[in-house]
RNA sequence: AGAGUUUGAUCCUGGCUCAGAAUGAACGCUGGCGGCGCGCCUAAUACAUGCAAGUCGAGCGAGAAGACGUAGCAAUACGUUUGUAAAGCGGCGAACGGGUGAGGAAUACAUGGGUAACCUACCCUAGAGUGGGGAAUAACUAGCCGAAAGGUUAGCUAAUACCGCGUACGCUCCUUGGACUUCGGUUCAGGGAGGAAAGCGCUACCGAGGGUAGCGCGCUCUUGGUUGGGCUCAUGUCCUAUCAGCUUGUUGGUGAGGUAACGGCUCACCAAGGCUUCGACGGGUAGCUGGUCUGAGAGGACGAUCAGCCACACUGGCACUGCGACACGGGCCAGACUCCUACGGGAGGCAGCAGUAAGGAAUAUUGCGCAAUGGGCGAAAGCCUGACGCAGCGACGCCGCGUGGGGGAUGAAGGUCUUCGGAUUGUAAACCCCUUUCGGGAGGGAAGAUGGAAUGGGGUAACCCAUUCGGACGGUACCUCCAGAAGCAGCCACGGCUAACUUCGUGCCAGCAGCCGCGGUAAUACGAAGGUGGCAAGCGUUAUUCGGAUUUACUGGGCGUACAAGGAGCGUAGGCGGUUCGGUAAGCCCUCUGUGAAAUCUUCAGGCUUAACCUGGAAAAGUCGGAGGGGACUGCUGGGCUAGAGGACGGGAGAGGGGCGCGGAAUUCCCGGUGUAGCGGUGAAAUGCGUAGAGAUCGGGAGGAAGGCCGGUGGCGAAGGCGGCGCUCUGGAACGUUUCUGACGCUGAGGCUCGAAAGCGUGGGGAGCAAACAGGAUUAGAUACCCUGGUAGUCCACGCCUUAAACUAUGAAUACUAAAGUGUCGGGCGGGUUACCGCCGGUGCCGCAGCUAACGCAAUAAAGUAAUUCCGCCUGGGAAGUACGGCCGCAAGGGUUGGAAACUCAAAGGAAUUGACGGGGGCCCGCACAAGCGGUGGAGCAUGUGGUUUAAUUCGAAGCAACGCGCAGAACCUUACCAACCCUUGAUAUGGGUAUCGCGGGACCGGAGACGGUCCUUUCAGUUCGGCUGGAUACCACACAGGUGCUGCAUGGCUGUCGUCAGCUCGUGUCGUGAGAUGUUCGGUUAAGUCCGGCAACGAGCGCAACCCACACUCUUAGUUGCCAUCAUUCAGUUGGGCACUCUAGGAGAACUGCCGGUGAUAAGCCGGAGGAAGGUGUGGAUGACGUCAAGUCCUCAUGGCCCUUACGGGUUGGGCUACACACGUGCUACAAUGGUGGUGACAAUGGGUUAAUCCCAAAAAGCCAUCUCAGUUCGGAUUGGGGUCUGCAACUCGACCCCAUGAAGUCGGAAUCGCUAGUAAUCGCGUAACAGCAUGACGCGGUGAAUACGUUCCCGGGCCUUGUACACACCGCCCGUCACACCAUGGGAAUUGGGUCUACCCGACGACGGUGCGCCAACCUCGCAAGAGGAAGCAGCCGGCCACGGUAGGCUCAGUGACUGGGGUGAAGUCGUAACAAGGUAACC
Repeated sequence: AGAGUUUGAUCCUGGCUCAGAAUGAACGCUGGCGGCGCGCCUAAUACAUGCAAGUCGAGCGAGAAGACGUAGCAAUACGUUUGUAAAGCGGCGAACGGGUGAGGAAUACAUGGGUAACCUACCCUAGAGUGGGGAAUAACUAGCCGAAAGGUUAGCUAAUACCGCGUACGCUCCUUGGACUUCGGUUCAGGGAGGAAAGCGCUACCGAGGGUAGCGCGCUCUUGGUUGGGCUCAUGUCCUAUCAGCUUGUUGGUGAGGUAACGGCUCACCAAGGCUUCGACGGGUAGCUGGUCUGAGAGGACGAUCAGCCACACUGGCACUGCGACACGGGCCAGACUCCUACGGGAGGCAGCAGUAAGGAAUAUUGCGCAAUGGGCGAAAGCCUGACGCAGCGACGCCGCGUGGGGGAUGAAGGUCUUCGGAUUGUAAACCCCUUUCGGGAGGGAAGAUGGAAUGGGGUAACCCAUUCGGACGGUACCUCCAGAAGCAGCCACGGCUAACUUCGUGCCAGCAGCCGCGGUAAUACGAAGGUGGCAAGCGUUAUUCGGAUUUACUGGGCGUACAAGGAGCGUAGGCGGUUCGGUAAGCCCUCUGUGAAAUCUUCAGGCUUAACCUGGAAAAGUCGGAGGGGACUGCUGGGCUAGAGGACGGGAGAGGGGCGCGGAAUUCCCGGUGUAGCGGUGAAAUGCGUAGAGAUCGGGAGGAAGGCCGGUGGCGAAGGCGGCGCUCUGGAACGUUUCUGACGCUGAGGCUCGAAAGCGUGGGGAGCAAACAGGAUUAGAUACCCUGGUAGUCCACGCCUUAAACUAUGAAUACUAAAGUGUCGGGCGGGUUACCGCCGGUGCCGCAGCUAACGCAAUAAAGUAAUUCCGCCUGGGAAGUACGGCCGCAAGGGUUGGAAACUCAAAGGAAUUGACGGGGGCCCGCACAAGCGGUGGAGCAUGUGGUUUAAUUCGAAGCAACGCGCAGAACCUUACCAACCCUUGAUAUGGGUAUCGCGGGACCGGAGACGGUCCUUUCAGUUCGGCUGGAUACCACACAGGUGCUGCAUGGCUGUCGUCAGCUCGUGUCGUGAGAUGUUCGGUUAAGUCCGGCAACGAGCGCAACCCACACUCUUAGUUGCCAUCAUUCAGUUGGGCACUCUAGGAGAACUGCCGGUGAUAAGCCGGAGGAAGGUGUGGAUGACGUCAAGUCCUCAUGGCCCUUACGGGUUGGGCUACACACGUGCUACAAUGGUGGUGACAAUGGGUUAAUCCCAAAAAGCCAUCUCAGUUCGGAUUGGGGUCUGCAACUCGACCCCAUGAAGUCGGAAUCGCUAGUAAUCGCGUAACAGCAUGACGCGGUGAAUACGUUCCCGGGCCUUGUACACACCGCCCGUCACACCAUGGGAAUUGGGUCUACCCGACGACGGUGCGCCAACCUCGCAAGAGGAAGCAGCCGGCCACGGUAGGCUCAGUGACUGGGGUGAAGUCGUAACAAGGUAACC
């Protein structure tokens, strides 16, 4: 730091996904040790059991039991234990420590202030005091009640418990005066009033009890401090506007009450305020912070452990005590739950530590100790302490260590793969030499303990010294020794991202998957194995957070077409704002200062063997508080300026807007005239109109709507929009000259106004047009397109609606510039040669720089000045601009006033590229059409195919490009198929062993034959003479043979096809971000990408052409088997002779637009001509570019893989491939006179016959003559009967031919369709291959020998250019909607269930407060000798308002369920159509 994924490929936009780090984790597999940490995230659910807060006898009274001693026989008594345990009064503590995060969005928390508005036990400091009295009460004793818990009555008693009295100050209150003051208060000097206390211990002395003095600990009042709190202010602190208005103690005041203290904190009265778009009120969620995780940072997410604060303690309420609580292990009441009960009544609160149940994916021991640290009490010893220190469990995390080290190649065995050679596992192992961490065994063995106590010593004392005792962890850490490599490795991955590959199994199955995607018989993607990679006592998976993601963009994004500029204007708040000079100091900058707890992070040191971890120091950390200073910039304030903005004046332009009026053309209708049969409409028709007189034409009239020409990328307006003419009212802009005001400006959330068409309401109007509707057509259908009609509406007035692809898909404003060119509209001015040039404002085109993903934009920006300012909007596609809520509207509906979610997909999209396609365009070609000639399709037959049949009818070929094709020839064979009968190392090959020595030939028997059996004949070669070598045959066993079995979609080779079409590419260069383009396009030309010219291209390759073969002409060579002009000869080129000619087969030549004319551009070429056997490629052939069709062939051959192996192999006989209701293709023969039949009849060529120009096959057919005379015939020959020939082991299934007889259909062929452009079609025969035989087929040969082509509109195919595209498997493409089925989530919904909350009313426990208090009552007061009486103070009881729980009624809100219902989404092959993409067949869309 990036990567994968949209496409055929590309660039961009954009989402999804991955690689990293982290965790209080969980799950799967695995697991050696240690250190340090961490461990209920869920049910603030319920809890058995034990423990977690006591202590003080030096505050007080009382006091068992036990032990010891004495006395006693013993019971027992006494003494000691300076009075032990348990309990009580009293004091202090229990408000700390420990737990949890339910509630709480502010009475919380964080940071910084204030308190002159406050409190603070214990502690420190300072001053003063501690005198003298009194009355009770628990414990205890006795009685009573109760199951218990507990209660009650009577009596006794103490105190540092309680109450008076005296005294007291600098305390409190009242009051007088002064000083200072921020006017709140502070302080100084006086006066008056009020308010305290408690003792205990030690020592010394005296002493019966006890007293005095000193010391210590206490106590009281007061001062200051410390520590800890209370209250209060400012700022910060989550989401939601589909929560916009909230509030009555509410906001303020006066007075009172209350509090430690301010305050509506509470109450009475008065006023009507207070908060809010800078988000009040409401809803949801949440403990806050230091910090933690991540990140380069800014940020984002989180708030376990540790630390600070808060809140809570079963739920709700309440107070008491106290310095402190409205109190986790206190109280009272109410409620729910649990337990005990004698049923009357009681008890309880683990969110303390362990532990249990439950919940859950999930979280530990009912451990040890107070030795250390800390806390409470105590004078102290000490006691208590589940705080804490330790141990246990858990790989939960981090860190460290180990499972050995060195050597060792026959590269062992085994495994795996293999091309069978080998490779790999792999120095890995074995083996040799070492070491011993950890673990095991044995021995030694801490620090943590400077503290305390006891004893002794010193010292006046505080205190010091010496000795001894005291550790949960723990016989632990650590150290030493012993034995022995011994006891110790797994997990995940291996298609790409992403490091790491093979084999087997499976066969769209089983399965994998984070994304893309794998799997349908050769899977590096599933499962297994081998190997490899990564990490390692762990490794993977899942979940979550940040990152990557600049994918919410402050740093750091965008809005023409990808998501995104509001339809337009005016304007409020807000934001921003020209120039200059002063002042100020809020922002801003600098310095100092306070604070920002510790821990954490960073850094420097140090301590554990190292590290993690721990300790010490430093640094860092805030939009924070205070002080001082600065004055540029912004702000504020004051004064100026004129360049922004606005006003005045002037003459012009304009479909700018509103109102009133006027005119003409045309359509329609009405009236009248003329006139007669059609009109109208369409692709063609019909509906419709018309003999009751249409249409046409002439005249007259009515009425409504719209504005021809001018008219124009012309004008005006903010946009929507505005078009005959005149009048009237009115808005705006531009220009020009001076002049005035003096920043008055820009933008603009909300708001207000305008806003096409359609639509709505009321009332008019209605000619034309025309949704709906009707009819006619079209069509498979046609609720459409076309036609005939036709109503709302379109028009007017008034009122609504408020939306459009309301588009320049481009918000508004302002300044400047780094090009130019060319139109046009308006205005005035300047120059001017009267052509024009320049300036300002609008409106267009083109184009540089620049920008942009590209297209494109480009002074009218989408560029630049990191231009500026303000507003709106966007954040993947679908669901969806939908649902719900609210607002507006009469409704339809609207919407930006607004706008989701569940679910689902990995894309959706923009621009451009190359193709392909188009019922797009242009150019061109082809027997493509046209023009012709002859056919096919009808008949019969032949042949091939389909189908059917069959035991089998073997298999393949399937539009063109399968179908007289493989088959150049199925009676057996072929033959692959079927039936039956046989063989199993096999019909055939190689290798081993044993036996034999040949092989072979002949005959007979059984059998359908294969085959089986019997007999006869014959007896291998070489030799070193060795069963030595070679060969052959038979048998045996195993490797193997064999397969026309499957896969042509695993392949090679070969072939078809587009197409003998003119195309297909490359190198370098150039252009483009790129795919790609250019070249190859363009203008001509050609059969041709053939050639020429031009050109950012220049060249080249495969194709074209040529080179090759044949034919046509000439020359030459050679003349036998060929030829015969001349000579001779013959029946005959038969022979002699000759090689001139023909011919044969070798060579050479010849044709190149070479020549002339015209045309073209002076080119390429084209047209015409000459010459020539041949003329523009002379004709025909061979030759087939890059590629396409997964085209054909595994049955020619070869071949991977799979399958069969007494059979899917091999042999034999017979059958089948020849079947036959039918359909198709290709042919033959015909339907006849251009013919049939009979006769006659010459000239051929190719080829074959072993060699051969002889010879043979061999008769050419046409042609000519005669006859037949239009008929199912003297046409036609099928079919059938009989006879025969040939081939062959064999013609039954199933051959060909001949003769005689028979004599079917058929009289020229529907729709449709094929071939052919010259020696061609047509027609005629001949030959050959394979073959025993079999030809209408195939391949060749020659004979006779035409017609037509105007031309390229149309059909088919093809080439080039261009255009559109949503196609790329490429139009046989893509794709839309309803319906049907399955599943999923969701809206509505009568109703129903639950939660929250509000209002009104009822009830009103405990409690504090207020009142009352006739009942009760020790201290004090008065009277009294006393008893007692009265008073004060107090208590019970009662009353009152407040109030928790509870109840009734109603409202709001959230969630669940819900018959039925609405749309939505998803789902290999359902139905109906074909809406969109091409002009998508009616352009599409809003």